[in-house]
Molecule: c-di-GMP-I riboswitch aptamer
Organism: Bacillota bacterium
RNA sequence: UCGGAGGCGGGGCAAACCACGGGAAACCGUGAGACGCAAAGCUAUAGGGGCUUCGAUCGCUGUGGCGUUGCGAAUCAAGCCAGCCAGCUACUAAG
Numbered sequence: 001u002c003g004g005a006g007g008c009g010g011g012g013c014a015a016a017c018c019a020c021g022g023g024a025a026a027c028c029g030u031g032a033g034a035c036g037c038a039a040a041g042c043u044a045u046a047g048g049g050g051c052u053u054c055g056a057u058c059g060c061u062g063u064g065g066c067g068u069u070g071c072g073a074a075u076c077a078a079g080c081c082a083g084c085c086a087g088c089u090a091c092u093a094a095g
Base pairs, nucleotide, nucleotide: 002095012037013036018031019030020029021028022027035083041088042087043086047085048084049081050080051079052078053077055076056075057074058072059071060070
């Protein structure tokens, strides 16, 4: 310098639950806590996939009719998840 997992050694990250805070929510931050992870590092309309609804539209409910209420992800829009797949990058050992 290349290479790089089948992870020895030295290490790293940190699920669920709980507490406090933010958010309408999904979820996020901090603390505690470890289920696990060889990328559980980074990347979110410049790949796919999933989740939410303070909103808007539409449909249903209801009514003599309109409105209110409730329901539906049906569409839009906005937000969220990378520990779902994926893309990019990287330490160490053997060689």